[in-house]
Context: one part of a larger RNA
RNA sequence: CCCUCGUUAAGGAACUAGGCAAAAUGGCCGCGUAACUUCGGGAGAAGCGGCGCCCGGGCGACCGGGCCGCAGAGAAAUGGCUCUACCGACUGUUUAACAAAAACACAGGUCUCUGCUAACGCGCAAGCGGACGUAUAGGGGCUGACACCUGCCCGGUGCCGGAAGGUUAAGGGGAUGGGUCCGGGGGGGUAACCCUCCAAAGCUCAGAACCGAAGCCCCGGUGAACGGCGGCCGUAACUAUAACGGUCCUAAGGUAGCGAAAUUCCUUGUCGGGUAAGUUCCGACCCGCACGAAAGGUGUAACGAGUGGAGCACUGUCUCAACGAGGGGCUCG
Numbered sequence: 001c002c003c004u005c006g007u008u009a010a011g012g013a014a015c016u017a018g019g020c021a022a023a024a025u026g027g028c029c030g031c032g033u034a035a036c037u038u039c040g041g042g043a044g045a046a047g048c049g050g051c052g053c054c055c056g057g058g059c060g061a062c063c064g065g066g067c068c069g070c071a072g073a074g075a076a077a078u079g080g081c082u083c084u085a086c087c088g089a090c091u092g093u094u095u096a097a098c099a100a101a102a103a104c105a106c107a108g109g110u111c112u113c114u115g116c117u118a119a120c121g122c123g124c125a126a127g128c129g130g131a132c133g134u135a136u137a138g139g140g141g142c143u144g145a146c147a148c149c150u151g152c153c154c155g156g157u158g159c160c161g162g163a164a165g166g167u168u169a170a171g172g173g174g175a176u177g178g179g180u181c182c183g184g185g186g187g188g189g190u191a192a193c194c195c196u197c198c199a200a201a202g203c204u205c206a207g208a209a210c211c212g213a214a215g216c217c218c219c220g221g222u223g224a225a226c227g228g229c230g231g232c233c234g235u236a237a238c239u240a241u242a243a244c245g246g247u248c249c250u251a252a253g254g255u256a257g258c259g260a261a262a263u264u265c266c267u268u269g270u271c272g273g274g275u276a277a278g279u280u281c282c283g284a285c286c287c288g289c290a291c292g293a294a295a296g297g298u299g300u301a302a303c304g305a306g307u308g309g310a311g312c313a314c315u316g317u318c319u320c321a322a323c324g325a326g327g328g329g330c331u332c333g
Base pairs, nucleotide, nucleotide: 001328002327003326004325005324006323007322008321010319011318014317019314027051028050029049030048031047036041038145052067053066054065055064056063057062068072080312081311082310083309084308085307086306087304088303092104093103108143109142110141111140112139113138114137120129121128122127146299147298148297149296151229152228153227156226157225158222159221160220161219162218165217166216167215171211172210176206177205178204179203183198184197185196186195187194188193230248231247232246233245234244257291258288269285270284271283272282273281
């Protein structure tokens, strides 16, 4: 010096990112317990008191008397408490070995698909799951108890419905063209032969018009579908502001509620509270850089090894360090 442990004057968080760590609380019995609340809870709220041994009486609860100490759950095991805000309703689940959470799940809500050889999933298939289920069932998406609610836009995209018209594949259809053979005509040539024209049928190649479904175009619907939810200028008898007006654009211009917020850049916004002093915190304001309604909005009792703030208690965290115990290191042998 290090590790583990013990004690400490006065102070008591001044430590620190943060009370991290430690201290404190702690059992049983009795008394007594607030706001709030979904009436269950909150509650072990909080807070206060009691606790040993001996003798006598009583079935007993208990009553009377006595004894010792500073102290009687005399050791040990064994909740610190309160207020407040945020997030998530809750019990659960998770990154085996840096994250346990406000992430996932969850009952509940809603949309959508599925009539049973279901939809959907696995598999080349057989087949299997779904399900020995059958729409009060099953699959998928979003949301996430509960309470109060969930506005406007269907122009684009998606989905659903429609079928008059437009477009449209394979396919059907075969006009027409080419080639070959055969035949005929014409031209060149004595002829063979060459050139050319016409043409039935067969074969073969190419192939226009026309007929062709769904889809798309088109018509309509649909937001708890993907998504979106304006700008400029003026105006009131102080000023300021603008209920009001004008204008441009849009499919429509953000309703309720909330708001410097897990969202606010400017920003330590401004005001109020708490402190002697408060970039955090709480309550307001609203100028929302860039909240907002199931990628849900706002509340909410209970719950939480969640996050921020405050207080009481308590302490070697600290002012500021000291001593002690055990172990290690180090030095000598």